[in-house]
Context: one part of a larger RNA
RNA sequence: CCAUACCGAAGGAACUAGGCAAAUUGCUCGCGUAACUUCGGGAUAAGCGAGACCCGCGAGUGGGCAACCAUUUUCGGGUGGCACAGAGCAGGGGGUAGCGACUGUUUAGUAAAAACACAGGGCUGUGCGAAGUCGAGAGACGACGUAUACGGUCUGACGCCUGCCCGGUGCCGGAAGGUUAAGAGGAGGGGUGCAAGCUCUGAAUUGAAGCCCCGGUAAACGGCGGCCGUAACUAUAACGGUCCUAAGGUAGCGAAAUUCCUUGUCGGGUAAGUUCCGACCUGCACGAAUGGCGUAACGACUUCCCCACUGUCUCCGGUAUGGGCUCA
Numbered sequence: 001c002c003a004u005a006c007c008g009a010a011g012g013a014a015c016u017a018g019g020c021a022a023a024u025u026g027c028u029c030g031c032g033u034a035a036c037u038u039c040g041g042g043a044u045a046a047g048c049g050a051g052a053c054c055c056g057c058g059a060g061u062g063g064g065c066a067a068c069c070a071u072u073u074u075c076g077g078g079u080g081g082c083a084c085a086g087a088g089c090a091g092g093g094g095g096u097a098g099c100g101a102c103u104g105u106u107u108a109g110u111a112a113a114a115a116c117a118c119a120g121g122g123c124u125g126u127g128c129g130a131a132g133u134c135g136a137g138a139g140a141c142g143a144c145g146u147a148u149a150c151g152g153u154c155u156g157a158c159g160c161c162u163g164c165c166c167g168g169u170g171c172c173g174g175a176a177g178g179u180u181a182a183g184a185g186g187a188g189g190g191g192u193g194c195a196a197g198c199u200c201u202g203a204a205u206u207g208a209a210g211c212c213c214c215g216g217u218a219a220a221c222g223g224c225g226g227c228c229g230u231a232a233c234u235a236u237a238a239c240g241g242u243c244c245u246a247a248g249g250u251a252g253c254g255a256a257a258u259u260c261c262u263u264g265u266c267g268g269g270u271a272a273g274u275u276c277c278g279a280c281c282u283g284c285a286c287g288a289a290u291g292g293c294g295u296a297a298c299g300a301c302u303u304c305c306c307c308a309c310u311g312u313c314u315c316c317g318g319u320a321u322g323g324g325c326u327c328a
Base pairs, nucleotide, nucleotide: 001323002322003321004320005319006318007317008316010314011313014312019309027051028050029049030048031047036041038157052079053078054077055076056075058073059072060071061070062069063068080084092307093306094305095304097302098301099299100298104116105115120155121154122153123152124151125150126149132141133140134139158294159293160292161291163224164223165222168221169220170217171216172215173214174213177212178211179210183206184205188201189200190199191198192197225243226242227241228240229239252286253283264280265279266278267277268276
C1' cells in the first nucleotide's frame, strides 16, 4: 500500500452526479397514531413506556376421584449489574412531485424500468366442414368448443370524460352507367384450288372481378388555419372584415418524461436553489382509447425536502487478520 472486519475527540452530508457506502432502526407487550381514502386501507404510521432475577396475594388453562402435578399470568414488594428483547437473529422514519393502477414479466452474460403483461373498455372478423393458423396433400389445431364462443387489433384498475373533420388512404355497401380479359360471335378480307373445299385473318355485337362512379364509416390510417382592424389613459380585444380548408383543437392540462429562446416571470423553501413545489400562459412543437385529466393502495422506479444517524466529509488516526513490499 491492497483486501476484510472493528473503534474514534469536536462537528454531523460541509462529501458526492447522488447520503453511494456505512451508521441508525430492529423482538414482544401496553399506550398512542395524521392527511388522504376506492372505507378495505394508510398503519408496525409517527411517537412514548415496559422487559432480568427473587418473594408474596390472587386469577386462568390442561391432567387427576382426590391429594396434587404441569403451565400461563395481572398486581404488590424487593435484589444485582455500565448495560436485563444483555450474544446472535432482527423495519430507519416522515413530507412533496412524476410515471405506471395493483401481484406479476423482461434484455441467461452492461438495462428490472416509466418497457411487457394484466383485470376492465372498444372496434372488427367468424353461423360451424366457423373465421384464423400449419401442411404440397390427406389431415391437424381452433374444439370433443358454438357468438356469455373463438380469432385479429387498439386501449389498459377505478373516477369524470372521450369534441370537430369522410377531402386523401383503407374498409363496408351499391340489380344503374363508363372502361375491360379469355371466351362467344361472325359482317368482311387474304392464300390456294377447275371446283367442292382447306387454311389464315377478322369489324359490329356479347362478356366477370377490378378500376371509374354513388354513398357510409375515425375507440379505421389519419387531420384538426392565416392576415387585418376595433373599447373614452395605455394595454388587450368580447366584436368586425377578408382569404383558404374536409374540418380548423372542444373539455381538461400546460416552461410539462413535451418549452427552442430559458436559469421565462411571480411566489415557496435556503444565508445563498440551472434542480424541486405552487402559479401564470407567450403550448418553438399538449390534447382526448398512437386515449385526456385526476386518483387511495402498491414500487429494489425517478425528483426534491426534513428528522434521526453516522469516518461520506472537515482530516485523518488506531487495532486485528490475510496479501503485497523490504530484509534474512